[in-house]
The RNA shown here (transfer RNA) has 71 nucleotides and comes from a Flavobacteriaceae bacterium. It was read from a public genome assembly. Its Rfam family is "tRNA".
RNA sequence: UAACCUGUGGUGUAAUGGUAGCAUUCAAGACUUUGAAUCUUGAGGUAAUGGUUCAAAUCCAUUCAGGUUAU
Numbered sequence: 001u002a003a004c005c006u007g008u009g010g011u012g013u014a015a016u017g018g019u020a021g022c023a024u025u026c027a028a029g030a031c032u033u034u035g036a037a038u039c040u041u042g043a044g045g046u047a048a049u050g051g052u053u054c055a056a057a058u059c060c061a062u063u064c065a066g067g068u069u070a071u
Stems, first nucleotide, its partner, number of pairs: 001070007010024004018054001025043006047063005
C1' cells in the first nucleotide's frame, strides 16, 4: 500500500428485509435458621454517518476499530 473477514446489553451467541431473542451477569423480591440452589420480576444492546425501501441488525456507499493474507 492492496485484498478479504469481523463488529448485536458487562460477557457469549441467534435473528428469510417485517415485534431485536436466548444463556450468563447485575438489582429487587419469594423460599431458607443462614448461605448455596431454585422460582418471580426488572435493568441493560445492533461501531458511526448517509442512502435504498412502506419498513434495515440485515441491502448499498464512506468512515472508525480489530484481525488475516500478499507486497